[in-house]
C1' cells in the first nucleotide's frame, strides 16, 4: 500500500426569530394571557424472550399443556452473555451450527430401483448336470452358490488394500470410520491410548423418551378520595350444588348464581419515575461479571408536546479558479439518515444519510 476479519463510538455546533407541551409564579372578563425552568433514542421501534412491581385464592399437589436442549460459569432472570468442547467453511484473522437420545417403543423414507430395513437378486459372476456348435473355446437350459464389479436413488446393510475362493463374502489380516469397554488427563462437554466382538442405514424442526424450567392476568395492574343509586322488575339454574382470574382434578376461601329490562355514575389523586442506574478509580476474575470508594443524574403526560426558518462555522459530494501541484487553498451549487418516550429495567432482533477510532490476518514493496 492492497484485500479482508473483529470490536467500539458519533449521529452536527453556536446565535437569532417564531411555534408546541408539562410544571412554577403572576394577572384574569375564567375563555385565556405574560414571565421563567425544563422537554426523546441508539435503537425510544418490533413487542420476540426474561425479570421487577401489582392484583387474583397460600402461589400448594397432581394431570394436561407449553418452553429450553453440548459443557462449565455469569446474572434478579432468560431462549441473553462469557470462556470452552465437538462438527462445518476459510490460506489466515475469523465466522456458522434446534449440537440430548435412533442397540426403549410406534411410525415414515416420494420418484427411480431387484431390493428402502425380518433385506433383496434385474442384468451379471461361478461349480455341477443336460443339450448344441464353426470344439484349448463359445452358446442354450436346469439345480444350486454369490453379492465383488454394473445399473437406480438423497440414501443400497461399514470403507480402502492384501490374502483367500469355483466365483465370492469381516471368510482372515492391516489401516481407517463407527460401537462397547478399560486406563489416563480435564470441574465438565470431551480428548488421547489400550483391548474387544466384527457393523449397528437416515429422520426426533415425526410421535415419543430423558433432564431442567413455567400458576394466571397485566399500570386500561392496583390503591385512595369524591359523586351517584330504585340492593327495582322479569326469566332460568341450584345442595352429589354454585361462586371465587387459569384448561381439568384435589386441596383452600365464601354462600346463592346467570341472563334480560329499567335507572344512576363515568370526576380527581396516587401508582410515576433515583434505578438489578451511568462514569471514573482501586481490588478479584482469562472473561462475562462481582466487591469497595468517589462522583453524576430535571420528559413524566391525558391518545400524547419535544418543531420550523434564517445566519455563521464544521462535515460530505459535484463543478470551476489559483499556485509554491499539495489532495493545498478559494468560489458556486447541492446534501444530512433511521425513527418518536406512555409503569420500569436486562436482553435479542430489525432500521439507519454520513463519519471517526482501535485491534488482528494475508499478500506485495522498501529499509
Nucleotide at each position: 500500500c492492497a484485500a479482508g476479519c473483529g470490536g467500539g463510538c458519533c449521529g452536527g455546533a453556536c446565535g437569532g426569530u417564531c411555534g408546541c407541551g408539562u410544571c412554577g409564579c403572576g394577572c384574569u372578563u375564567c375563555g385565556g394571557c405574560g414571565c421563567g425552568c425544563c422537554g426523546a433514542g441508539g435503537a425510544a421501534a418490533g413487542u420476540c424472550c426474561g425479570g421487577g412491581c401489582u392484583c387474583c385464592g397460600c402461589a400448594g399437589g397432581g394431570c394436561a399443556g407449553g418452553g429450553u436442549g453440548c459443557u462449565u460459569c455469569g446474572u434478579a432472570a432468560c431462549g441473553c452473555g462469557a470462556a470452552g468442547g465437538c462438527g462445518g467453511a476459510g490460506c489466515a484473522a475469523u465466522c456458522c451450527g434446534a449440537c440430548g437420545g435412533a442397540a426403549a417403543g410406534u411410525g415414515g423414507c416420494a420418484c427411480a430401483g431387484a431390493a428402502a430395513a425380518c433385506a433383496u437378486a434385474c442384468g451379471g459372476c461361478c461349480u455341477g448336470c443336460g443339450g448344441g456348435g464353426u470344439u484349448u473355446c463359445c452358446c442354450c437350459g436346469c439345480c444350486g452358490g454369490u453379492a465383488a464389479a454394473g445399473g437406480u436413488g438423497a440414501a443400497a446393510a461399514g470403507g480402502u488394500g492384501c490374502g483367500g475362493u469355483a466365483a465370492g463374502a469381516g471368510c482372515g489380516c492391516a489401516c481407517c470410520a463407527g460401537c462397547g469397554u478399560c486406563a489416563u488427563g480435564g470441574u465438565g462437554a470431551c480428548a488421547u491410548g489400550g483391548c474387544g466382538g466384527c457393523u449397528a442405514g437416515c429422520c426426533a424442526a415425526a410421535c415419543c423418551c430423558c433432564a431442567c424450567c413455567c400458576g394466571g392476568a397485566g399500570c386500561a395492574a392496583g390503591u385512595c378520595c369524591a359523586a351517584a343509586u330504585a340492593g327495582g322488575g322479569g326469566a332460568c339454574c341450584c345442595a352429589u350444588g354454585g361462586u371465587g382470574u387459569g384448561g381439568c382434578c384435589c386441596g383452600c376461601a365464601c354462600c346463592g348464581g346467570u341472563c334480560c329490562c329499567g335507572g344512576g355514575u363515568u370526576g380527581g389523586a396516587u401508582g410515576c419515575u433515583g434505578g438489578a442506574g451511568g462514569u471514573c478509580c482501586g481490588c478479584g476474575g482469562c472473561g462475562a461479571c462481582g466487591c469497595g470508594g468517589a462522583u453524576c443524574c430535571u420528559a413524566g403526560a391525558g391518545g400524547a408536546a419535544u418543531g420550523a426558518c434564517c445566519g455563521u462555522c464544521a462535515c460530505g459530494g459535484a463543478g470551476g479558479g489559483c499556485c509554491c501541484c499539495g489532495c493545498g487553498u478559494c468560489c458556486u451549487c447541492c446534501g444530512g439518515a433511521c425513527a418518536g418516550a406512555a409503569c420500569c429495567c436486562g436482553g435479542c432482533u430489525u432500521a439507519c444519510a454520513g463519519g471517526c477510532c482501535c485491534g488482528c490476518u494475508u499478500g506485495c514493496c522498501c529499509u
Bacterial RNase P class A from a Candidatus Hydrogenedentota bacterium, 367 nucleotides, folded computationally. Model confidence (mean pLDDT): 75 of 100. Taxonomically the source falls in Candidatus Hydrogenedentota (Bacteria, Pseudomonadati). Its Rfam family is "Bacterial RNase P class A". Rfam links the family to the GO terms dimeric ribonuclease P complex, tRNA processing and ribonuclease P activity.